Notes
The prediction has a mean pLDDT of 89. Predicted 3D model of a 97-nucleotide RNA (c-di-GMP-I riboswitch aptamer) from a Deltaproteobacteria bacterium. The sequence was found by an Rfam model in a public genome assembly. The model forms 95% of the base pairs in the Rfam consensus. Its Rfam family is "c-di-GMP-I riboswitch aptamer". About the family: GEMM was predicted in a large-scale screen for bacterial structured RNA regulatory elements.

[in-house]
RNA sequence: AGGUGAAAAAAGCAAACCAUUCCGAAAGGGUGGGACGCAAAGCCGCUGGCCUAAAUCAUUUCCGGAUAGGAAAUGACAAGGUAGCAGGGCUGCCGCC
Numbered sequence: 001a002g003g004u005g006a007a008a009a010a011a012g013c014a015a016a017c018c019a020u021u022c023c024g025a026a027a028g029g030g031u032g033g034g035a036c037g038c039a040a041a042g043c044c045g046c047u048g049g050c051c052u053a054a055a056u057c058a059u060u061u062c063c064g065g066a067u068a069g070g071a072a073a074u075g076a077c078a079a080g081g082u083a084g085c086a087g088g089g090c091u092g093c094c095g096c097c
Stems, first nucleotide, its partner, number of pairs: 002097004012038002017033004022029002036084001042090003046087003049082003056076008
């Protein structure tokens, strides 16, 4: 320097679930507990997937004197998320070859 994770050691992270006078429209996240797992389950939403749909747009209906203005339902949509969905980028402990 490259490859690798069989056995070993020292550490590390923490799914589900529970709590929360935390953030968020939601998805989701934070914090505390908890441990299913993880050799990058360290970091980065760059690509695809997946989740959500506040705002926006469309349609319909309704309120209204109204072509003003407003409300509801339905649909579309990421600029919101997910790094423990995969790929990619950056960094890194120990052992072995």